RNA sequence: CCCGACAAAGCCAAACCCUUUGUGAGAAGGGGGCGGAAAGCGGCGGGUCUUCAUUGGGAAGAUGGCCGAGCUGCCGAAG
Numbered sequence: 001c002c003c004g005a006c007a008a009a010g011c012c013a014a015a016c017c018c019u020u021u022g023u024g025a026g027a028a029g030g031g032g033g034c035g036g037a038a039a040g041c042g043g044c045g046g047g048u049c050u051u052c053a054u055u056g057g058g059a060a061g062a063u064g065g066c067c068g069a070g071c072u073g074c075c076g077a078a079g
Base pairs, nucleotide, nucleotide: 002079003076004075011036012035016031017030018029019028020027021026034065040071041070044068045067046066047063048062049061050060051059052058
C1' cells in the first nucleotide's frame, strides 16, 4: 500500500412519527434505527426527481444513503 475480523474505541443515521420551512422535488431540528469503512467533503460527469417555459431547442433547482470520477480520513487481525 492492497485488504477489511461476528476485533476494540468511537462515528454517521434509512423507513416512520412530531415541529418548522419551501410552489415543489426537498431541507432543518427532535425522536427512531434500516443500514454504512468513507453513509466524511464538493453537484464535476451520468442517472433520477421538482418547478417554470416550450413548435422545436431550454432555464432554475433537489438528491453525496443512486452510480462513476476527484479530495481528505479513524482503527487493525489474517492474507

c-di-GMP-I-GGC riboswitch aptamer from a Nitrospirota bacterium, 79 nucleotides, folded computationally. NCBI's taxonomy places the organism under Bacteria, Pseudomonadati, Nitrospirota. It matches the Rfam family "c-di-GMP-I-GGC riboswitch aptamer". Rfam links the family to the GO term cyclic-di-GMP binding.